[in-house]
Parts: sequence; C1' cells; structure tokens
RNA sequence: CAGCGGGAGAGAACGGCGCCCGGAUUAAUUAAAUCAGGGAAGCCGUCGCCGAAGGGGCAAGACCAAGGACUCAAACUCUCAGGCAAAAGGACCGUUG
Repeated sequence: CAGCGGGAGAGAACGGCGCCCGGAUUAAUUAAAUCAGGGAAGCCGUCGCCGAAGGGGCAAGACCAAGGACUCAAACUCUCAGGCAAAAGGACCGUUG
C1' cells in the first nucleotide's frame, strides 16, 4: 500500500418549492384543472445535535542562553469540512500478501 472481516455516535427534525403514488370533484373524449393524504431523494431556509474520513489548536520535552521566538502528539479539544433511518463513508483492530 492492497484484499477480506469487524467497526460507534447524533432530528427518517421543521417549513416552502418541485417530483412520484393511488383517490375525490369539475370537465372532456386527445387532454386539462383543483383538493386533501402518503413517500424518499433534489433545491432553499430555520434551528438542534455527533465526533472515528480529512483539517485546525494546545503540553511536557528539545533548541538557544536568561529572555522569548521556533519545533512539537493524541482517540484531548474546535466543529471548517463531513455526518445525524437504511445504503455509502468510517479512526481503529484482526488477518492475508
């Protein structure tokens, strides 16, 4: 570095637009319009939350020589990014090469 396996946390949030589904009404016979219900992803807005991709920050120590700059870690911390049903991703662990 690659393959395989394991792998947590936090709203399937709220509102609007559009999309899909079947239904009702009007109307029509090619169509079309309106209404409420349900659904996940797409866009916009509003807060709440998570910490294990990535990213930022800090200690002792080291250096210099007496005063401070520089260097410096994380699963700590900040949440920029990312994430908050499933899927995907996923630090880290095991195993094989």
Predicted 3D model of a 97-nucleotide RNA (Glycine riboswitch aptamer) from a marine sediment metagenome.
The RNAcentral record of the sequence draws on MGnify.
The coordinates come from a structure-prediction model, not an experiment, and the mean pLDDT is 77.